Molecule: c-di-GMP-I riboswitch aptamer
Organism: Peptococcaceae bacterium UBA4068
RNA sequence: UUUUGUUAAUAGCAAACUUGGUGAAAGUCAGGGACGCAAAACCACGGGUCUAAUGUUUAAUUACUAUGACCGCCGGGUUGCCAAA
Numbered sequence: 001u002u003u004u005g006u007u008a009a010u011a012g013c014a015a016a017c018u019u020g021g022u023g024a025a026a027g028u029c030a031g032g033g034a035c036g037c038a039a040a041a042c043c044a045c046g047g048g049u050c051u052a053a054u055g056u057u058u059a060a061u062u063a064c065u066a067u068g069a070c071c072g073c074c075g076g077g078u079u080g081c082c083a084a085a
Base pairs, nucleotide, nucleotide: 002085003084004083005082012037013036017032018031019030020029021028022027035072041078042077043076045075046074047073048070049069050068055064056063
């Protein structure tokens, strides 16, 4: 430096649920809590998914729409601990 992640160790993160905040919502922040994760660290670059404030539309709060959100949905990019080869 590259590959692998099975075996250990040192660490790390934190699902559901819940308390408070924030947001139109999806969601997100902090605390509690652990389902799990070898990148469950970071990035909205590509795909996908969610919401629909706004705008358009509808008989209708009907339907469509991202500039909003999700990296613990997949791929990609960047960085990192340990062990083995």